[in-house]
RNA sequence: CCAGACGGUUGGAUGACCGCGCACAGCAAACCGAAAGGUGCUGUGGGAGGAAAGUCCGGGCUCCACGGGGAUACGGUGCCGGGUAACGCCCGGCGGGGGUAACCCUAGGGAAAGUGCCACAGAAAACAAACCGCCUGCAUUUAUGUAGGUAAGGGUGAAAGGGUGCGGUAAGAGCGCACCGCUCCAAUGGUAACUGCGGAGGCAUGGUAAACCCCACCGGGAGCAAGACCGAGUAGGGACGAUGGCGGUUCGCCGCAGGUGCAUCCUCGCACUGUCGUUCGGGUAGGUCGCGUGAGGUGUCCAGCAAUGGGCAUCCCAGAUGAAUGGUCAUCUAUCGUCUUCGGACGUGGACAGAACCCGGCUUACAGACCGUCUGGCUUU
RNA sequence: GGGGGUGUAGCUCAGAUGGUUAGAGCGCUGGCCUGUCACGCCAGAGGCCGCGGGUUCAAGUCCCGUCACUCCCGCCA
Numbered sequence: 001c002c003a004g005a006c007g008g009u010u011g012g013a014u015g016a017c018c019g020c021g022c023a024c025a026g027c028a029a030a031c032c033g034a035a036a037g038g039u040g041c042u043g044u045g046g047g048a049g050g051a052a053a054g055u056c057c058g059g060g061c062u063c064c065a066c067g068g069g070g071a072u073a074c075g076g077u078g079c080c081g082g083g084u085a086a087c088g089c090c091c092g093g094c095g096g097g098g099g100u101a102a103c104c105c106u107a108g109g110g111a112a113a114g115u116g117c118c119a120c121a122g123a124a125a126a127c128a129a130a131c132c133g134c135c136u137g138c139a140u141u142u143a144u145g146u147a148g149g150u151a152a153g154g155g156u157g158a159a160a161g162g163g164u165g166c167g168g169u170a171a172g173a174g175c176g177c178a179c180c181g182c183u184c185c186a187a188u189g190g191u192a193a194c195u196g197c198g199g200a201g202g203c204a205u206g207g208u209a210a211a212c213c214c215c216a217c218c219g220g221g222a223g224c225a226a227g228a229c230c231g232a233g234u235a236g237g238g239a240c241g242a243u244g245g246c247g248g249u250u251c252g253c254c255g256c257a258g259g260u261g262c263a264u265c266c267u268c269g270c271a272c273u274g275u276c277g278u279u280c281g282g283g284u285a286g287g288u289c290g291c292g293u294g295a296g297g298u299g300u301c302c303a304g305c306a307a308u309g310g311g312c313a314u315c316c317c318a319g320a321u322g323a324a325u326g327g328u329c330a331u332c333u334a335u336c337g338u339c340u341u342c343g344g345a346c347g348u349g350g351a352c353a354g355a356a357c358c359c360g361g362c363u364u365a366c367a368g369a370c371c372g373u374c375u376g377g378c379u380u381u
Numbered sequence: 382g383g384g385g386g387u388g389u390a391g392c393u394c395a396g397a398u399g400g401u402u403a404g405a406g407c408g409c410u411g412g413c414c415u416g417u418c419a420c421g422c423c424a425g426a427g428g429c430c431g432c433g434g435g436u437u438c439a440a441g442u443c444c445c446g447u448c449a450c451u452c453c454c455g456c457c458a
Base pairs, nucleotide, nucleotide: 001377002376003375004374005373006372007371008370009369010368012332013331014330015329016328017327018326020047022045023044024043025042026041027040031038032037049352053363054362056361057360058359059358060357061223062222063221064220067268068267069266070265071264072263074219075218076217077216078215079093080092081091082090083089094108095106096105097104098103109214110213114212115211116208117207118206131154132153133150134149135148136147137146138145139144162180163179164178165177166176167175181203182201183200184199185198189194227289228288229287230286237280238279239278240277241276242275243274245256246255247254248253258273259272260271261270262269282457283456296315297314298313299312300311301310302309303308333350336347337346338345339344382454383453384452385451386450387449388448391407392406393405394404400438409425410424411423412422413421431447432446433445434444435443
């Protein structure tokens, strides 16, 4: 210098003027509204994000179920250890795969519990199997037929029941042997996943669980339109269909049974009341709280490989509700375009996108700028 | 805030459990027919199944992520 890998930061800057909504303080006591409640002026302070987004996971918070127990179903997770409020997230390892390397990817429990599937091709696709070939016997028209043996060779396929060599044999074959692979046991090391010294076995159970399934673990439901309070208004009403058991009755209804809900079922239990379904309607589209001191930010020290945790100091930093967070001007600047006497001049002018109860992650979008660590190659010294 | 559905040729849709070369109708192109056009007949082109990964021998189909479009529900009694 070129090519590349990984991690992080930033997301135009400064100033002036005019606005917008919020909080606090002061002033004013008029206005809007049926009411609850809200509104004005001045000053001070602060006013979008790394993703505020998708809503894919996990929590806080709130209400409902709130009492249990057992079984089942459904959904999810799936190597090991650690972190965390929790997670399907993160960190560190192990195994497998890729890359010359830095490094990257990995839904990675179980296929000897059971079931299913494996198209086409091929003789045969899961109790293995003989199409061609090879070998033996018999027959014989000497070409073949027939009865056997054989998985070494050919051919098919994604996949054909270890590979290479030597021996062996009628031809062959783990049939025997050597090496490699594989299976089982297992020393050592490690918290563990795992590693696998060494030994045994001729080799046994093909793949698929992102097919059903089995195993282990986890899981109440709904969401700020949660929920609380205040104010106003109204009809807890009608129609149709299905079902309407028993007793009492002043004929209006009442009680039991029944029904519905609590994922399903069982056993008790609780709540609701004619029940269920379809449908036509009525009222209100007001206010206040919830609502920001929080698993909070910044700096620093300590523990840890790291994720992260702890100590100390310091700061208070959006809170709207048709919804504020903006506009104009000046100077500068990244980028882009044109011209160029290569000094520059002129013009353009900021990516993705915008809070809506709040956090931790994941994923996706993103013009550019900057920093750090590392790998490979080339050149020069 | 919650719950679904769809994406396949220019348009409208098929494609049960993964399987060989993804089909149909309309439209398009060429030819025939006709004096000419339409109708009719014959032939043909046109698809990486929204996008990116993965599982499998094999993916439109299974799984994960993502993008776009679209539908439904919500207050009080």
Molecule: RNase P RNA; transfer RNA
Organism: Rhodospirillales bacterium